[in-house]
RNA sequence: GCGCGCUUAGCUCAGUUGGCUAGAGCAUUCGACUGAUACUCGAAAGGUCCUAGGUUCGAAUCCUAGAGCGCGCA
Numbered sequence: 001g002c003g004c005g006c007u008u009a010g011c012u013c014a015g016u017u018g019g020c021u022a023g024a025g026c027a028u029u030c031g032a033c034u035g036a037u038a039c040u041c042g043a044a045a046g047g048u049c050c051u052a053g054g055u056u057c058g059a060a061u062c063c064u065a066g067a068g069c070g071c072g073c074a
Stems, first nucleotide, its partner, number of pairs: 001073007010026004019057001028044005050066005
């Protein structure tokens, strides 16, 4: 330098034939349970879906450029 893949909650990830202004597990907080913990159960909080444009009635999803990370080739 060229090609490919990945980027979504604090962490690990799902969701991609575009469609009710986005979810799970773990962690965190609160509550229940217990003599008190742990376990278990319930609830809550937590996200500009890497960034900027474009297409569209509508974009996490499609297109373009850029950024970071990884792999391969030279």